RNA sequence: GCCGUGGUAGCCCAAUGGCAGAGGCGCCUGGCUCAAACCCAGGACAGCGUGGGUUCGAAUCCCACUCACGGCACCA
Numbered sequence: 001g002c003c004g005u006g007g008u009a010g011c012c013c014a015a016u017g018g019c020a021g022a023g024g025c026g027c028c029u030g031g032c033u034c035a036a037a038c039c040c041a042g043g044a045c046a047g048c049g050u051g052g053g054u055u056c057g058a059a060u061c062c063c064a065c066u067c068a069c070g071g072c073a074c075c076a
Stems, first nucleotide, its partner, number of pairs: 001072007010025003013021001018056001027043005049065005
């Protein structure tokens, strides 16, 4: 340099045009307990990597950029 995959909540991730949360972990509050763990109930945390386009409507489709990972090429 080229190709591919991916970037969504504090973390892992789902949602593949129609209300951003189905699930796991973590955090906070309450219950339970002598106390804690486990368990149960409730709660907080986002506008989807950035910018633009298409569309009535975009996390989802298109373009550019950026970051991470993988492969290929180059290699004095």
Transfer RNA from a Planctomycetota bacterium, 76 nucleotides, folded computationally. The sequence was found in a public genome assembly. The organism belongs to Planctomycetota, within Bacteria. Model confidence (mean pLDDT): 80 of 100. It matches the Rfam family "tRNA".